[in-house]
RNA sequence: GGCCCGUUCGUCUAUCGGUUAGGACAAAUGGUUUUCAUCCAUUAAAGAGGAGUUCGACUCUCCUACGGGCUACCA
Numbered sequence: 001g002g003c004c005c006g007u008u009c010g011u012c013u014a015u016c017g018g019u020u021a022g023g024a025c026a027a028a029u030g031g032u033u034u035u036c037a038u039c040c041a042u043u044a045a046a047g048a049g050g051a052g053u054u055c056g057a058c059u060c061u062c063c064u065a066c067g068g069g070c071u072a073c074c075a
Base pairs, nucleotide, nucleotide: 001071002070003069004068005067006066007065010025011024012023013022018055027043028042029041030040031039048064049063050062051061052060
């Protein structure tokens, strides 16, 4: 240099073109408890950036960024 794969809440992850983007843990608040822990309820929190296709994009295409892998060249 070339090719391939990946990027979603704080973390891990679900989604396979039409959802209010769900779950677990963590966090905050409240309840329970003499207290703590446990347990229960509620809440906040996410589609890397840009362009395109489409009635509609996290999802498909392209570019960029970052991460990973394979490979070529090399004095």
Predicted 3D model of a 75-nucleotide RNA (transfer RNA) from an uncultured Bacteroidota bacterium. It matches the Rfam family "tRNA". The family's RNA type in Rfam is transfer RNA. Rfam links the family to the GO term triplet codon-amino acid adaptor activity. Rfam describes the family as follows. Transfer RNA (tRNA) molecules are approximately 80 nucleotides in length. The prediction has a mean pLDDT of 82.